[in-house]
Molecule: transfer RNA
Organism: Bakuella subtropica
RNA sequence: CGAAAUAUCGUCUAAUGGUUAGGACAUUAAACUUUCAAUUUAAUAAUAAAGGUUCGAUUCCUUUUAUUUCGA
Numbered sequence: 001c002g003a004a005a006u007a008u009c010g011u012c013u014a015a016u017g018g019u020u021a022g023g024a025c026a027u028u029a030a031a032c033u034u035u036c037a038a039u040u041u042a043a044u045a046a047u048a049a050a051g052g053u054u055c056g057a058u059u060c061c062u063u064u065u066a067u068u069u070c071g072a
Stems, first nucleotide, its partner, number of pairs: 001071007010025004018055001027043005048064005
């Protein structure tokens, strides 16, 4: 310099363009327990950024940012 892939709660991971963005772990609170642990219940928390297409975008298109891979 050229080509390609990926980016979703604190972490990991789902979601054929369609009606509260789901689940697990973690965290917090409550229950239970003499206490801790374990268990149960509940709560909190996310679509990298900007624009476009569409009645409707996590999903499709363009650009940018970050990371990774390949080629020279």